Background
The prediction has a mean pLDDT of 83. A computed fold for a 107-nucleotide RNA from Shouchella clausii KSM-K16, annotated as SAM riboswitch aptamer (S box leader).

RNA sequence: GACUUAUCAAGAGCGACUGAGGGAUUAGGCCCAAUGACGUCCAGCAACCUCCCGUUACGGGGAAGGUGCCAAUUCCUGCAGAAUGGGAUCAUUCUGAAAGAUAAGCC
Numbered sequence: 001g002a003c004u005u006a007u008c009a010a011g012a013g014c015g016a017c018u019g020a021g022g023g024a025u026u027a028g029g030c031c032c033a034a035u036g037a038c039g040u041c042c043a044g045c046a047a048c049c050u051c052c053c054g055u056u057a058c059g060g061g062g063a064a065g066g067u068g069c070c071a072a073u074u075c076c077u078g079c080a081g082a083a084u085g086g087g088a089u090c091a092u093u094c095u096g097a098a099a100g101a102u103a104a105g106c107c
Base pairs, nucleotide, nucleotide: 001107003105004104005103006102007101008100013042015041016040017039021032022031023030026078027077028076029075044069045068048066049065050062051061052060053059054058074099079096080095081094082093083092084091085090
């Protein structure tokens, strides 16, 4: 890096360091940020792998280890369909796809 499967509405500091941009990508919005964002460390959250118990499907418990996460639904929209707004444009809501993230497996 490719593929497969699963999940993505919950949760997580009033700490230390640092110092200018940041929110994946492209476009449009909308936000965060010198009252210090982003990042790093520590703390924390969660429970995919994992560990323990019960007989496998499954259920209950833990968090030592491997990851992960820690503003806003994956911040929202972009593509397709449906419903409503008298029709279209358009708006709102819902469903699905695409893209992405994470885990586990595999090449």
Overview
The same sequence occurs in records of 2 taxa. NCBI's taxonomy places the organism under Bacteria, Bacilli, Caryophanales, Bacillaceae, Shouchella clausii.